[in-house]
Predicted 3D model of a 96-nucleotide RNA (c-di-GMP-I riboswitch aptamer) from Candidatus Scalindua sp. SCAELEC01. Model confidence (mean pLDDT): 84 of 100. It was read from a public genome assembly, where an Rfam model found it. Of the family's consensus pairs, 95% are formed in the model.
């Protein structure tokens, strides 16, 4: 330097769920918790997924009057996710 994580040591992170707070939501932060993780460290550049307060379009079923409904859904845009993947950067221990 490259590849790898079988055994070992010291450690690290923290899913669901509960709880407090922030947000319109996805989600995020603190505390508890302990599913997992060798980059589950950092960064939203590409793809995926999710959200829709705001902007622009916009049904059907049912009903036969008023309502269904400016709902479902689509677009733009904005946001979220690094514990979905890729990418970039950085890094502990050990082995070959």
């Nucleotide at each position: 330097c490259u590849u790898c994580g079988a055994a070992a040591a010291g450690g690290g992170u923290a899913a669901a769920c509960c709880u407090u707070g922030a947000g319109g939501a996805a989600u995020c932060a603190g505390g508890g918790g302990g599913c997992a993780c060798a980059a589950a460290g950092u960064a939203a550049a590409g793809g995926g997924u999710c959200u829709u307060a705001u902007a622009g379009g916009g049904a059907a079923c049912a009903g036969g009057g008023a309502a269904a409904a400016g709902u479902a859904u689509c677009u733009c845009a904005a946001g979220a996710u690094a514990g979905c993947c890729u990418u970039a950067c950085u890094g502990c221990c050990g082995a070959a």